[in-house]
Predicted 3D model of a 72-nucleotide RNA (transfer RNA) from Protea cynaroides. It matches the Rfam family "tRNA".
């Protein structure tokens, strides 16, 4: 300088153009003599950012950030 990946909860990841999820963690009860395990639940999201498309975008398109990869 080309090219093509990724970006969604605090962290690891999902999700067919039609209500945004699990897992771990956290916080609350349960269960124990006490932890720990294990059960039940709750919080916790500006889907990376702005524009288009569409009846409707997390997803489709376009520019930009950002981060790592590959050829020069």
């Nucleotide at each position: 300088a080309g090219g093509g990946g990724u970006a969604u909860a605090a962290c690891u990841c999902a999700a067919u153009g039609g209500u945004a999820g699990a897992g771990u963690a956290u916080c609350a009860c349960c269960u124990u003599g006490a932890c720990a395990u294990g059960g039940u639940g709750a919080a916790a999201g500006u889907c990376a950012u702005c524009a288009g498309u569409u009846u409707g975008a997390g997803c489709c398109u376009g520019a930009u950030u950002a981060u790592g990869c590959c050829u020069a």